Predicted 3D model of a 522-nucleotide part of an RNA (small-subunit ribosomal RNA, 5' domain) from an uncultured bacterium. The full RNA is in RNAcentral, with records from ENA. It matches the Rfam family "Bacterial small subunit ribosomal RNA". Gene Ontology terms of the family: ribosome and structural constituent of ribosome. Its mean pLDDT, the model's own confidence on a scale to 100, is 84.

Context: one part of a larger RNA
RNA sequence: GAUUAACGCUGGCGGUAUGCCUAAUACAUGCAAGUCGAACGGAUGUAGCAAUACAUUAGUGGCGCACGGGUGAGUAACACGUUGGUAACCUGCCUAGAUGACUGGGAUAACUUAGAGAAAUCUUUGCUAAUACCGGAUAGUGCUAUUAAUAAUAAUAUUAGUAGUAUAAAGGUGCUGAAAGGCACUGCUUCUAGAUGGGCCUGCGGUGCAUUAGCUAGUUGGUGAGAUAAUAGCCCACCAAGGCAAUGAUGCAUAGCCGAUCUGAGAGGAUGAACGGCCACACUGGAACUGAGAACGGUCCAGACUCCUACGGGAGGCAGCAGUAGGGAAUUUUCGGCAAUGGGGGAAACCCUGACCGAGCAAUACCGCGUGAGUGAUGAAGGCCUUAUUGGUCGUAAAGCUCUGUAGUAAAUGAAAAAUGGAUGAGGUAGGAAAUGCCCUCAUUUUGAUGGUAAUUUACCAAUAGCCGUAGCUAAUUGCGUGCCAGCAGCUGCGGUAAUACGUGAAGGGCGAGCGUUAUCC
Numbered sequence: 001g002a003u004u005a006a007c008g009c010u011g012g013c014g015g016u017a018u019g020c021c022u023a024a025u026a027c028a029u030g031c032a033a034g035u036c037g038a039a040c041g042g043a044u045g046u047a048g049c050a051a052u053a054c055a056u057u058a059g060u061g062g063c064g065c066a067c068g069g070g071u072g073a074g075u076a077a078c079a080c081g082u083u084g085g086u087a088a089c090c091u092g093c094c095u096a097g098a099u100g101a102c103u104g105g106g107a108u109a110a111c112u113u114a115g116a117g118a119a120a121u122c123u124u125u126g127c128u129a130a131u132a133c134c135g136g137a138u139a140g141u142g143c144u145a146u147u148a149a150u151a152a153u154a155a156u157a158u159u160a161g162u163a164g165u166a167u168a169a170a171g172g173u174g175c176u177g178a179a180a181g182g183c184a185c186u187g188c189u190u191c192u193a194g195a196u197g198g199g200c201c202u203g204c205g206g207u208g209c210a211u212u213a214g215c216u217a218g219u220u221g222g223u224g225a226g227a228u229a230a231u232a233g234c235c236c237a238c239c240a241a242g243g244c245a246a247u248g249a250u251g252c253a254u255a256g257c258c259g260a261u262c263u264g265a266g267a268g269g270a271u272g273a274a275c276g277g278c279c280a281c282a283c284u285g286g287a288a289c290u291g292a293g294a295a296c297g298g299u300c301c302a303g304a305c306u307c308c309u310a311c312g313g314g315a316g317g318c319a320g321c322a323g324u325a326g327g328g329a330a331u332u333u334u335c336g337g338c339a340a341u342g343g344g345g346g347a348a349a350c351c352c353u354g355a356c357c358g359a360g361c362a363a364u365a366c367c368g369c370g371u372g373a374g375u376g377a378u379g380a381a382g383g384c385c386u387u388a389u390u391g392g393u394c395g396u397a398a399a400g401c402u403c404u405g406u407a408g409u410a411a412a413u414g415a416a417a418a419a420u421g422g423a424u425g426a427g428g429u430a431g432g433a434a435a436u437g438c439c440c441u442c443a444u445u446u447u448g449a450u451g452g453u454a455a456u457u458u459a460c461c462a463a464u465a466g467c468c469g470u471a472g473c474u475a476a477u478u479g480c481g482u483g484c485c486a487g488c489a490g491c492u493g494c495g496g497u498a499a500u501a502c503g504u505g506a507a508g509g510g511c512g513a514g515c516g517u518u519a520u521c522c
Stems, first nucleotide, its partner, number of pairs: 001521003005518005012369006018362002020327001025325003029322003034063003039060002042057006070281003080205003084201003089198002094194005100188001102136004111126001114123003142165010171186006207253003214244003219241006226234001256278004260271004283303005305316004333359001335358003341355001342353004372403004382394004406463001408460006417450001421446008466511003470507001471492003477506005487494002
């Protein structure tokens, strides 16, 4: 000098940050991931004589739930950082360009029937829909095989051709039209490219112990087959006997890594809270499924623990936000809001969002402000000291007088954060018989948790100071008490009768809403 600090004494305000470093211990309760009726058939309700319209949504279906949020247990490793490679790869949504969307079929949930069970839930009969599911056709665009050209190489790549093989939701909504139909938006199939995100490989780098010296049989390499999006002992069969190591293998211990942070003139040393990037984990261990992608609030199995039970059987996972118990020197509210930013779904309205934005608590840290300013000598009283007195000091200090009005109190006004958004209306524009729509422009209107907050104005009003130290280091000295006692102490050391070192008073010193102590790093 620094700190995610704690403890002691003290404590006025504001702004901005930060706030379980210990038990990756166990968790009551609430919330933290849904959404779409413009994919689908029902059901319920409202209006209506009805057709039908509107509203709601249990189920089927789609997208999302792989993001966001938490933690640092494990990991000494291509985990991380940095440099390259991928001619060895994947990539939903998004963007651009091309392409098609033809023809058929059978189910099933919901509902209904009959049952079982304490419950969780399960079995069964019959019916029905789809952008759910399954056939057929089409495609030289994909894949496989093959030919040629070009380019490059270790394998190969690109382009062109030949043969074989493999698709689609005919959907939804709106507008127009008498109708047939037309148009627009949106969704769908296949291909090419982009963007984004990832997978894999690789040189180098960052730790302690040699009182750890040898380690290794899928081990090291080859051939073949398999698996994968993809390379590879990744896996398997066979063959060979290799591979690593004092340039520290192997083992043990410790540890998430980095941007950065602290310190230092620097070189270094130490650290890895908050913020940002990557990794790993989600009660412990294991496994697969779905999917473009994989599992904190998904599934299955095993285990420990907790809970319910009609004893037959079931349920659960806060290292999400709050909160509880426990541990500890020690770390906050079971708050408000989706107004903003961002995310998911939706055509949109909108819904969801403990992400986030805010408020609350804590001097935990940093920064700022205040506890007044001027004048004022009977140098008052009082305290302390003293060479004792017509002395010194606290001290212009106080009182008094004159001001100011930060803060405070009261009142009034009252934001920005809100729009390039939404809704309504009007207009423009390609095409067209017409119209909607896309896109663009304008007008009106609407939306604030914070919060009647910040800020401004007016009125009134002088209005908290403490803590540590005073032998030297080290700024600041005297009286009394004590008498190697009581005590102090970071080091040297003080104290045994004149203690500037203990205790206390006075004075003076340092910092100041803080000041000291302890701990840790430089």